[in-house]
RNA sequence: GCAAACCGUUAGAAAUGGCGGGACGCAAAGCUAAGGGGGCUAAGGUGUUGGAAUAAUAACCUGACAAUGCUAUGCCAGCCCGGCCGCCG
Numbered sequence: 001g002c003a004a005a006c007c008g009u010u011a012g013a014a015a016u017g018g019c020g021g022g023a024c025g026c027a028a029a030g031c032u033a034a035g036g037g038g039g040c041u042a043a044g045g046u047g048u049u050g051g052a053a054u055a056a057u058a059a060c061c062u063g064a065c066a067a068u069g070c071u072a073u074g075c076c077a078g079c080c081c082g083g084c085c086g087c088c089g
Base pairs, nucleotide, nucleotide: 001026002025006021007020008019009018010017011016024078030084031083032082035081036080037079038076039075040074044071045070046069047068048067049066050065053062
């Protein structure tokens, strides 16, 4: 010098961020997420299952909506490596 958890407030679908309080820690806890790995979230997109409803003799089709899988274009630099920058004694 910075400020984790937590609290208040605010932005956001969320993850998470801003501001104020607060200090667990940090000798780069400064910047970089479009250098690499890893992690978080899933609005939107898409798959699966169920399925309101219209129509219909029936079936098929369409399919609001619900549950759930996948997905970053959203995040994390206080997860790691790398890169950049860094006042005075």
Background
The RNA shown here (c-di-GMP-I riboswitch aptamer) has 89 nucleotides and comes from uncultured Acetatifactor sp. RNAcentral holds the sequence, with entries from MGnify. The coordinates come from a structure-prediction model, not an experiment, and the mean pLDDT is 84. Its Rfam family is "c-di-GMP-I riboswitch aptamer". About the family: GEMM was predicted in a large-scale screen for bacterial structured RNA regulatory elements. The source organism's lineage runs through Bacteria, Bacillati, Bacillota, Lachnospiraceae and Acetatifactor.